[in-house]
RNA sequence: GAGUCGGCCAGGUGGCCGCAGCACGGGCCGCAUGGUGCGGGACCGGGUUGAGGAAGGUCGGGACUCCACAGAGCAGGGUGCUGGCUAACGGCCAGUCGGGGCGACCCGCAGGACAGUGCCACAGAAAGGAAACCGCCGAUGGCGGGCCCUCGGGUCCGCACAGGUAAGGGUGAAAGGGUGCGGUAAGAGCGCACCAGCGGCGGGGGUGACCCCGUCGGCUCGGUAAACCCCACCCGGAGCAAGGCCAAGCGUGGGAGAAGGGUUGCUCGCCCGGUCCCUGAGAAGGGACGCUCCCCAGGUAGGCCGCUCAGAUGGAUGGCCACCCAAGCUCCCCCGGGAGCCGGACAGAAUCCCGCCUACAGGCCGGCUC
RNA sequence: GCCGGAGUAGCUCAGCUGGUAGAGCAGCUGAUUUGUAAUCAGCUGGUCGGGGGUUCGAUUCCCUUCUCCGGCU
Numbered sequence: 001g002a003g004u005c006g007g008c009c010a011g012g013u014g015g016c017c018g019c020a021g022c023a024c025g026g027g028c029c030g031c032a033u034g035g036u037g038c039g040g041g042a043c044c045g046g047g048u049u050g051a052g053g054a055a056g057g058u059c060g061g062g063a064c065u066c067c068a069c070a071g072a073g074c075a076g077g078g079u080g081c082u083g084g085c086u087a088a089c090g091g092c093c094a095g096u097c098g099g100g101g102c103g104a105c106c107c108g109c110a111g112g113a114c115a116g117u118g119c120c121a122c123a124g125a126a127a128g129g130a131a132a133c134c135g136c137c138g139a140u141g142g143c144g145g146g147c148c149c150u151c152g153g154g155u156c157c158g159c160a161c162a163g164g165u166a167a168g169g170g171u172g173a174a175a176g177g178g179u180g181c182g183g184u185a186a187g188a189g190c191g192c193a194c195c196a197g198c199g200g201c202g203g204g205g206g207u208g209a210c211c212c213c214g215u216c217g218g219c220u221c222g223g224u225a226a227a228c229c230c231c232a233c234c235c236g237g238a239g240c241a242a243g244g245c246c247a248a249g250c251g252u253g254g255g256a257g258a259a260g261g262g263u264u265g266c267u268c269g270c271c272c273g274g275u276c277c278c279u280g281a282g283a284a285g286g287g288a289c290g291c292u293c294c295c296c297a298g299g300u301a302g303g304c305c306g307c308u309c310a311g312a313u314g315g316a317u318g319g320c321c322a323c324c325c326a327a328g329c330u331c332c333c334c335c336g337g338g339a340g341c342c343g344g345a346c347a348g349a350a351u352c353c354c355g356c357c358u359a360c361a362g363g364c365c366g367g368c369u370c
Numbered sequence: 371g372c373c374g375g376a377g378u379a380g381c382u383c384a385g386c387u388g389g390u391a392g393a394g395c396a397g398c399u400g401a402u403u404u405g406u407a408a409u410c411a412g413c414u415g416g417u418c419g420g421g422g423g424u425u426c427g428a429u430u431c432c433c434u435u436c437u438c439c440g441g442c443u
Base pairs, nucleotide, nucleotide: 001370002369003368004367005366006365007364008363009362011324012323013322014321015320016319017318019050020049021048022047024045025044026043028040029039030038031037032036052346056357057356059355060354061353062352063351064239065238066237067236076235077234078233079232080231081095082094083093084092085091096110097108098107099106100105111230112229116228117227118224119223120222133169134168135165136164137163140162141161142159143158144157145156146155147154148153177195178194179193180192181191182190196220197219198217199216200215201214202213203212204211205210243305244304245303246302253295254294255293256292257291260272261271262270263269274289275288276287277286278285279284325344328341329340330339331338332337333336371442372441373440374439375438376437377436380395381394382393383392389426397413398412399411400410401409419435420434421433422432423431
C1' cells in the first nucleotide's frame, strides 16, 4: 500500500421556547358535611421519564386470545450433511464435504438418480445399460479374376454386398474413464502396468457427518429431484381490527293505565270500542288522535380492559441560538497550519419477544493475510 | 396494524408440467381514393419490475427486493 474478518459509535455540552405520560403541590368546579372528606378535568407551578441498530419489510418462529378437537391414517404444506444451543424456527455456534481465491478468508435449499416414471429443445448416425454419417477393416461368408490341382479343394489379387469397429473426424452442455505397452483384419478394459472413480471385505481414528490404510472386483452403470416421486422429521385454523367487560338511542318481547278488541300468522283495509274538536235541543253526523310509563334479554354507537418503567388511540419524543468534534468546498501562507462558507446518513415505536432480510453519511478499535 | 393478489410491446392481455415470446388496438410504409376515414398487404417495437441462484438452457423453478391493487374496524 492492497485486502479480509470481528466489535463499537450513530454528533457532544449549555441556554431558551414547546410536546406526551406519570406522581406531587396550589387554585377552580361538583357532591356529602360540625371539622373535613371524595371525585373531576379545560388552569398554574416545579419534578421525573420519553425511539433504533435497524423501531423498516412483515419473511420464519413463539408468548397471548378465540374457535375446533377420542386415537390413528390418507390428502396437503414445510424442512433436509453431522453434532450441539434454543420455548421454537427456514435461526445461531462448531465441524465434514464440494466450489472459488496466491493467501487471510468467502460461498453452498449440501438426503436419495442401481425403487419407479418423466424430460434432455436445436444440432447430431446415435441422448441411455445406445448407435454406424465420414472414416478404418473386410480375418469369416459372398461376387469377379489369375495360378496350382489328386477336380473334393488350396492360394493370391480386386470389389466393399453381408458384416466387424468405437481408435480418428464431425454434432452437442453432455457421446459410456485417462496415458502407455501388448494385442488385432481393423479395433476395443480385449489383456497388462500406472493414475482417477465406484463397489465389496478387513483394520485404524472420530459421538457423528466423514477421513486414512490395505486388499479384491475391469465394475467405469450420463445429467436433471429449486421435475413428479421415495425416505426421515415437523405442522389443527385464525389472528390484538384476536378477544373480554360495561352499555345510550331506535327497534323486538312483557306489564300497567280507559286509551283497546275482532277479522287469516303479519301488513293494509274494514267493523266495534276510547279521547278531543265542530254542527245539532237531542238522537245522530263529520273530522282529528291513537299514546305514556316501567321491566327483561341480546347487542349497535360509544367507553374501558387487552396495552407494558416510552406507551399514544389521528397517534408525543421537536425547534432556535452559542461553542466544540468529524466530513466537504474555496482562499492564504506554505507542506501542515490558519480563515471563511456549508453542514451530520438510513430512518422513526403502536400487544410483546427471539431471529432473518433490506437501507445507511461517515468515524473508531482489534485480529489476520499478501 | 393484519391478510391476500398482480407486474410481459405505447395500451389491454395471452403464453407456466423449462427449449429462439405472441394476439388485438396504437405507430410507420405501401395499395385503394380527387382527398380523408374505413379496408387490404407488409414492417417496427420486449433489460418478461430489479438482483442472485438451480439447470446445458429460466417469462416459467427457488431466494431476496421494489412498485401497484384489493379486503378486514